The RNA shown here (c-di-GMP-I riboswitch aptamer) has 71 nucleotides and comes from a soil metagenome. Model confidence (mean pLDDT): 87 of 100. Its Rfam family is "c-di-GMP-I riboswitch aptamer". Rfam's curators write: GEMM was predicted in a large-scale screen for bacterial structured RNA regulatory elements.
RNA sequence: AAAAGGCACACCCGCCGCGAGGCGGGGUCGCAAAGCCACGGAGCUCCAACGGAGCAAGCCGGGCUACCGAA
Numbered sequence: 001a002a003a004a005g006g007c008a009c010a011c012c013c014g015c016c017g018c019g020a021g022g023c024g025g026g027g028u029c030g031c032a033a034a035g036c037c038a039c040g041g042a043g044c045u046c047c048a049a050c051g052g053a054g055c056a057a058g059c060c061g062g063g064c065u066a067c068c069g070a071a
Base pairs, nucleotide, nucleotide: 006031007030011026012025013024014023015022016021029058035064036063037062039061040060041059043055044054045053046052047051
């Protein structure tokens, strides 16, 4: 390089959660780490709240791991 394969935004259905959101099914905007980790920044939710408890890895950075593959 080529080919194979992978993931799945919005939206819809079901279930869970006060919520942000999560899980399963459909879907396919996109993704070469859109695989994993809340470590830093930013974001989001709830709680009378200088704080606490959470969400989010498909915002940016960082860490860990990894498929095909000529040379």